[in-house]
This is a predicted structure of a 101-nucleotide RNA (Purine riboswitch aptamer) from a bacterium. It matches the Rfam family "Purine riboswitch aptamer". The family is grouped with related families in Rfam's "Purine riboswitches". From the family's description: Riboswitches are metabolite binding domains within certain messenger RNAs that serve as precision sensors for their corresponding targets. Allosteric rearrangement of mRNA structure is mediated by ligand binding, and this results in modulation of gene expression. A class of riboswitches that selectively recognises guanine and becomes saturated at concentrations as low as 5 nM. In Bacillus subtilis, this mRNA motif is located on at least five separate transcriptional units that together encode 17 genes that are mostly involved in purine transport and purine nucleotide biosynthesis. It has also been shown that some members of this family are specific for adenine instead. It was read from a public genome assembly, where an Rfam model found it.
RNA sequence: AUUAAAAUAAACCCAACAUUUCAUAUAGUUCCGAUAUUACGGUUCGGACGUCUCUACCCCAAAGCCAUAAUUUUGGGACUAUGAAUGGCUUUUUUGCAUUC
Numbered sequence: 001a002u003u004a005a006a007a008u009a010a011a012c013c014c015a016a017c018a019u020u021u022c023a024u025a026u027a028g029u030u031c032c033g034a035u036a037u038u039a040c041g042g043u044u045c046g047g048a049c050g051u052c053u054c055u056a057c058c059c060c061a062a063a064g065c066c067a068u069a070a071u072u073u074u075g076g077g078a079c080u081a082u083g084a085a086u087g088g089c090u091u092u093u094u095u096g097c098a099u100u101c
Base pairs, nucleotide, nucleotide: 001099002098006095007094009092010091011090017088020085021084022083023082024081025080026056030048031047032046033045034044041066042065050057058077059076060075061074062073063072064071
């Protein structure tokens, strides 16, 4: 002189952003058209509805129901938008293992 982890005292803490939550929206919903399967089955697309709202609108499990046409219910799991909280990054001062001269 430089300087790790760390410590100390401030700045910041207004604002922005990470993290973690809460609230509102929406019920991760409903409807229509096409398409596929058949109890070892019950699919896959497109369009609309819904939000002072952009986006998303699926996945898993279980139970029921359906004798051939068409599925129902329940439970669990997010993202996105907005608002409110949380407060870690960030900057500076001093010390600083060790290294070099």